Predicted 3D model of a 73-nucleotide RNA (transfer RNA) from Candidatus Curtissbacteria bacterium RIFCSPHIGHO2_01_FULL_41_44. The source organism's lineage runs through Bacteria, Bacteria candidate phyla and Candidatus Curtissiibacteriota. The same sequence occurs in records of 6 taxa. Rfam family: tRNA. Rfam's curators write: Transfer RNA (tRNA) molecules are approximately 80 nucleotides in length. Rfam links the family to the GO term triplet codon-amino acid adaptor activity. By type it is a transfer RNA.

[in-house]
RNA sequence: GGGCUCAUAGCUCAGUCGGUAGAGCAUUCGCAUCACACGCGAAGGGUCUCAGGUUCGAGUCCUGAUGAGCCCA
Numbered sequence: 001g002g003g004c005u006c007a008u009a010g011c012u013c014a015g016u017c018g019g020u021a022g023a024g025c026a027u028u029c030g031c032a033u034c035a036c037a038c039g040c041g042a043a044g045g046g047u048c049u050c051a052g053g054u055u056c057g058a059g060u061c062c063u064g065a066u067g068a069g070c071c072c073a
Stems, first nucleotide, its partner, number of pairs: 001072007010025004019056001027043005049065005
C1' cells in the first nucleotide's frame, strides 16, 4: 500500500425484505424467607462509532472517516 470482517444498553449479543430498538446477565424495587441465597414479577438504562447521501421513513442501503481483528504484499 491492497483486501476481508466487525463496531447496537454496564457486559455478551440478536435485530429477517428499510416501517415503534430487543434478549440474557448485571443494577434497582417488590413478592417470598426469621434472614440470606435460589426462585417469581416489575422498573431504570440507547445520539445503534462519527460525518454526509438516498428515501415519506435508515441500526439496516450508498460514500467517506475513526477504531479493533485477520489475510496479502